[in-house]
C1' cells in the first nucleotide's frame, strides 16, 4: 500500500401493518352572551376569527413497536461551519425563533446496556448530548502459566485490531 474480515441485543435506510397522537386540531348545526374603549395566539403595525355551553360526525404529521427487504462495521451518531432552500408560530409587511434537507470539516465518540442530569416530543414513549457505573471487544504492558492456550491487573484508541499479497 491493496484485498479480505472481526467485535454484537452491532450500526443506518426503504416499504408494509398496528397503537398512540386523539375524540385533539379544525367542520356543521344549536342555545346563550361577553365588549363602542377588553383579553388572545413569539414582537410590532393592519386585518379577520375567536372568547360560554351542548350535539353530530372527526382527522393528520412528525416520533414509536413489530415484521420484510436492502447497505454495511466510522458501521453510524454528534459538533462546528458554509450554503441552499422547505416548514411551523392566524393573514399581510418587518423582526424573531424552532425544525428540517444536502455539501464540507478526521472536531469528539471502539460498541452496546442501566442511572442521575439537561434538550426536543403530546408522551411515563423514543432519540440526542455530558458525565458515572458495571459489562464487552481489541491492541500493548506486568503477574502467573507445559511459558502456548487462558486468567488477572494497569493503560490507550477505530488515523486501531487481525489475515493474505
Nucleotide at each position: 500500500g491493496a484485498u479480505a474480515g472481526a467485535g454484537g441485543c452491532g450500526c443506518g435506510g426503504a416499504c408494509a401493518u398496528u397503537a398512540u397522537c386523539a375524540g385533539u386540531a379544525g367542520u356543521u348545526c344549536c342555545c346563550a352572551g361577553a365588549a363602542g374603549c377588553g383579553g388572545g395566539g413569539c414582537g410590532g403595525a393592519a386585518a379577520a376569527c375567536c372568547c360560554g355551553g351542548g350535539a353530530a360526525g372527526g382527522a393528520a404529521a412528525g416520533g414509536a413497536a413489530u415484521g420484510u427487504c436492502u447497505g454495511c462495521c466510522g458501521a453510524a451518531g454528534g459538533g462546528g461551519u458554509c450554503u441552499u432552500g422547505a416548514u411551523g408560530c392566524u393573514u399581510u409587511c418587518c423582526g424573531g425563533c424552532a425544525u428540517g434537507g444536502g455539501g464540507c470539516u478526521g472536531c469528539c465518540u471502539g460498541g452496546g446496556a442501566c442511572g442521575u442530569c439537561g434538550g426536543a416530543g403530546a408522551a411515563c414513549a423514543u432519540c440526542c448530548g455530558c458525565c458515572g457505573u458495571a459489562c464487552u471487544g481489541c491492541u500493548g504492558u506486568a503477574u502467573a502459566g507445559g511459558g502456548c492456550a487462558u486468567a488477572u491487573g494497569c493503560a490507550g484508541a477505530g488515523a486501531g485490531c487481525u489475515a493474505u499479497c

A computed fold for a 165-nucleotide RNA from uncultured Acetatifactor sp., annotated as Lysine riboswitch aptamer. Of the family's consensus pairs, 93% are formed in the model. It matches the Rfam family "Lysine riboswitch aptamer". About the family: Riboswitches are metabolite binding domains within certain messenger RNAs that serve as precision sensors for their corresponding targets. Gene Ontology term of the family: lysine biosynthetic process.